A computed fold for a 91-nucleotide RNA from an Actinomycetota bacterium, annotated as SAM riboswitch aptamer (S box leader).
RNA sequence: CCAUCAUCCAGAGCGGUUGAGGGACCGGGCCCGACGAAACCGCGGCAACCAGUGCGCAAGCACCAGGUGCCAAUGCCCGGAUCGAUGAGGA
Numbered sequence: 001c002c003a004u005c006a007u008c009c010a011g012a013g014c015g016g017u018u019g020a021g022g023g024a025c026c027g028g029g030c031c032c033g034a035c036g037a038a039a040c041c042g043c044g045g046c047a048a049c050c051a052g053u054g055c056g057c058a059a060g061c062a063c064c065a066g067g068u069g070c071c072a073a074u075g076c077c078c079g080g081a082u083c084g085a086u087g088a089g090g091a
Stems, first nucleotide, its partner, number of pairs: 001090002004088005013043005021032003025080005044071003049067002052063004075083001
């Protein structure tokens, strides 16, 4: 970076630095936020896509937690669009 695939109503927060925004984008709502938003750091946790291990002809199941991811509300809701995010795979 992508004319690929899968998933997105389950689950899981404290502390520090900082200081006004945030919930992807547009329109409309509705929320969160100085009782501290976003970001970063530390620790903790959730989940199980990939890796690993075992069973199995296979589909798959179980275990584990190394690589990611995630930890208000269904991707917050409705409408929109070459939608978005994460993982895997590919270049």
Rfam family: SAM riboswitch aptamer (S box leader). Rfam links the family to the GO term regulation of gene expression.